Record summary
Predicted 3D model of a 94-nucleotide RNA (THF (Tetrahydrofolate) riboswitch aptamer). Of the family's consensus pairs, 94% are formed in the model. Its mean pLDDT, the model's own confidence on a scale to 100, is 78. It matches the Rfam family "THF (Tetrahydrofolate) riboswitch aptamer". Its family is annotated with tetrahydrofolate metabolic process in the Gene Ontology. The sequence was found by an Rfam model in a public genome assembly.
RNA sequence: UGCAGAGUAGACACAUUGCGUUAAGUGCCACAAAAUGGGAUGUCGUUUGUGGACGAAAGACUUGAUUCUGCGAUAGUGUGUCGCGUCCGUUGCA
Repeated sequence: UGCAGAGUAGACACAUUGCGUUAAGUGCCACAAAAUGGGAUGUCGUUUGUGGACGAAAGACUUGAUUCUGCGAUAGUGUGUCGCGUCCGUUGCA
């Protein structure tokens, strides 16, 4: 110097344990903020806070009083797959 690769935030699938089903959560909109390959920068994306709009699937009998089967763009964990634009760095090869 050239070629090739790894790794972020996170997304999805499955498993499992919960939560809700007396409606929280998820999703949508506005505003503000934060984090985001090892470094710099930055977009998509992500997260958090506040406010707003919308809004749901319950059922069973053996009656346990919280059991079982469901349901929810539901939460955590585990496994698997995928996963940085530019510059530098890093690993391997030449």